[in-house]
Context: one part of a larger RNA
RNA sequence: GAACGAACGUUGGCGGCGUGCUUAACACAUGCAAGUCGAGCGCUCGUCGCAAGACGGGAGCGGCGCACGGGUGAGUAACACGUGAAUGAUCUGCCCCGGGGUCUGGAAUAACCAUUCGAAAGGGUGGCUAAAGCCGGAUGAACAUGAGGAGGUGCGAGCCUUCUUGUGCAAAGGGAACGCCCCGGGAUGAGUUCGCGGCCCAUCAGGUAGUUGGUGAGGUAAUGGCUCACCAAGCCGAAGACGGGUAGCCGGUCUGAGAGGAUGAUCGGCCACACUGGGACUGAGACACGGCCCAGACUCCUACGGGAGGCAGCAGUGGGGAAUUUUGCGCAAUGGGCGAAAGCCUGACGCAGCAACGCCGCGUGCGGGAAGAAGGUUCUCGGAUCGUAAACCGCUGUUGGGGGGGACGAAGGUCUGACGGUACCCCCUGAGGAAGCACCGGCUAACUCCGUGCCAGCAGCCGCGGUAAUACGGAGGGUGCGAACGUUGUUC
Repeated sequence: GAACGAACGUUGGCGGCGUGCUUAACACAUGCAAGUCGAGCGCUCGUCGCAAGACGGGAGCGGCGCACGGGUGAGUAACACGUGAAUGAUCUGCCCCGGGGUCUGGAAUAACCAUUCGAAAGGGUGGCUAAAGCCGGAUGAACAUGAGGAGGUGCGAGCCUUCUUGUGCAAAGGGAACGCCCCGGGAUGAGUUCGCGGCCCAUCAGGUAGUUGGUGAGGUAAUGGCUCACCAAGCCGAAGACGGGUAGCCGGUCUGAGAGGAUGAUCGGCCACACUGGGACUGAGACACGGCCCAGACUCCUACGGGAGGCAGCAGUGGGGAAUUUUGCGCAAUGGGCGAAAGCCUGACGCAGCAACGCCGCGUGCGGGAAGAAGGUUCUCGGAUCGUAAACCGCUGUUGGGGGGGACGAAGGUCUGACGGUACCCCCUGAGGAAGCACCGGCUAACUCCGUGCCAGCAGCCGCGGUAAUACGGAGGGUGCGAACGUUGUUC
């Protein structure tokens, strides 16, 4: 000098765009943050109606979603991340393309009814019923798999084509044109493996028993000591194993001429976590933030038998701290889930609010006005200076205030705007409401007077202060920056 998610002190007019718990991954009151489908199904209630029926509501079965989106950085020095490869070792719901199919039966169960237990949370027993819920049978040379044969291709564990034979596996309907099943391909997403790369300590030097490899088996979508049985005795290490400390990684960001150093807030990608530890279930996908089970700590309810809970979602509270916001509005836009659609849901998001926290822009007036008022300061008492500064005269209207008009953002012919009567435009008004902060010994731009007297104090370094202090405190004046200016912290 530059920078900051800053804080502190003094001061503070407006706008735009950003940013805002860096500390206790401390504990959380309250509300909201994931639902949707009646064009899958039975039941039930309401309104209108004489009825047929129409329209709407409710819980339940079922489907899809809840693995996305949102938060946090605890853990992790690791194939976690970055980059480049591999998968001849793999999976992929919804979507797209191509081919084929959708035949025939059956048994249940919730809702409901009855009864019963419990303070509650929540159950038990008996009975009835539907389906695109569940289960049989059929079909299948498509697919999978066993055996045998032929051809092609690749460096290769393989792949492709084809023949014979055995075994195994489909489906769901509704009806208002959407589904379902099988096979092949695509797209997207994901799993796994490897090369290389990026912290500190050697005052950590040896580490290792599923350890290293093999055979076989189990397990997985899949390779593998992933797991297990048996066999062998290996494997890693000063090119730093093992141990300890620290840390999410990257695109980037800051600085710097660069090389480099530092850093990883906001935004984007990846990873990990969801009270702590463990576990699996469902599913295309989880070992699952607002799912389940067990254990633990904590909080709450209880009729003492037993139950309920998890803000590192949005707001908000307590606490910690130098320090970090509203218990706001809206689904109008963008995007997401469900639905044929209308639509419903969406604290994602779009906006508004608070904060000079940052960057940028604007204003606090402009012109005229004295050999120069008053007043302050100083003085060699002549004067000098604040100073065209003020007064006063003229003007302007950014901004402020008042009134009128009034959007774009809406796609899509109609309708639909939270923001918002906002931005913006026009008229009126009248200099009115809007300047401070630090510094002035040298470095370093800016000097005098008074007070003080090694005191009180200053100080980034050198150093000032013991009676004339440009260095302390005040004043006048000046210098610098300006809605800010200084200080502190941190990085280069």